[in-house]
Formats: sequence, C1' cells, structure tokens
RNA sequence: CGUUUAUAAAGAACGGGAGGAGAGACAGGCUCAGAGAAUCCCUGGCAACUUUUAGUGUUAAAGCUGAAUAAGUGCCACAACCUGCCCGCAAGGGAAAUUAUAAAUU
Repeated sequence: CGUUUAUAAAGAACGGGAGGAGAGACAGGCUCAGAGAAUCCCUGGCAACUUUUAGUGUUAAAGCUGAAUAAGUGCCACAACCUGCCCGCAAGGGAAAUUAUAAAUU
C1' cells in the first nucleotide's frame, strides 16, 4: 500500500513553548486563521477499538447489557462543516461511493 469487519449528529484545550501562512481529505459552497494556520514538543482532557471484568446467553462459542482505564492507538471549531449517487418542486428520505480511525489479515 491492498483486503475484510466495525464506527463516524455524543464527548473532550480560548493551555504552555517552537513555528510563521495556511487549514477544515478531494470539487463546489460555507467557515476557521497575524487577537497567530499547518507542523513539532510538553501539559491537560475525551472516548472505549484493542485490554480487564460482572451479568446474561450457549453443549461450547458467538452475541447482548453494564463496569474499569494501566498500557497500544485515536481524538479534543462547525454533523465526516454542508452538498456530491438515487427519489422529490421543496422540505426531506434512502442506499452507496469516498475519506478517517481501529482491529484482523497479505
């Protein structure tokens, strides 16, 4: 990098240092940004995928409902910021694609 599965309307930074113009994946729109963007380091926090555990369930499992948070990741503007394909005048609805993350696998 590829493949499979799961999740993505909840939650959590106006923090300190370096940096110095971009950032929100892509396109359009709309936003954020010298009252300091990306990125790096530190600190703090959120969540619960991996993990531990109670109950339930089963022949055994899987599964389901809770609890914990040390470690491995992830995350901490805006619904994955909105739209993107189909239906609809619209409001709205539906499924997928794409993207991101996790776990497994080649």